[in-house]
A computed fold for an 82-nucleotide RNA from a Chloroflexota bacterium, annotated as c-di-GMP-I riboswitch aptamer.
Taxonomically the source falls in Chloroflexota (Bacteria, Bacillati).
It was read from a public genome assembly, where an Rfam model found it.
The prediction has a mean pLDDT of 85.
Rfam family: c-di-GMP-I riboswitch aptamer. Its family is annotated with cyclic-di-GMP binding in the Gene Ontology.

C1' cells in the first nucleotide's frame, strides 16, 4: 500500500411526517421537522434480480418507466484499535 475487521477520533449522509413544485404515475426535486428510523460506503453507477407505475393484450405476456434506505455486482472514499 491493501485486505478483513468496525474499537477510538474527527466528521457525514437522513427514515417518518408536513409544505411547495414536477410528472398519467411509481417516483424526484427544494425547504421544514426530528433530543434524527437508521446508515460503515445510506457516495455513484440501472449491468442482473426484484418490488412498484403506465401503455397495449387477455393464448403466451410485451414495451417504456421508475426505485441505488430490496439484493447481487461494479468504481471512488475517511480514521486504524485488531
Nucleotide at each position: 500500500a491493501g485486505a478483513g475487521c468496525g474499537a477510538c477520533a474527527a466528521g457525514c449522509c437522513a427514515a417518518c411526517c408536513c409544505c411547495g413544485u414536477a410528472g398519467u404515475g411509481a417516483u424526484g426535486c427544494g425547504g421544514g421537522u426530528g433530543c434524527a428510523c437508521g446508515g460503515a460506503a445510506a457516495a455513484c453507477c440501472a449491468c442482473g434480480u426484484g418490488a412498484c407505475u403506465c401503455c397495449a393484450a387477455g393464448g403466451g405476456u410485451g414495451g417504456a418507466g421508475c426505485c441505488a434506505g430490496a439484493c447481487g455486482g461494479g468504481u471512488c472514499g475517511c480514521c486504524g484499535a485488531c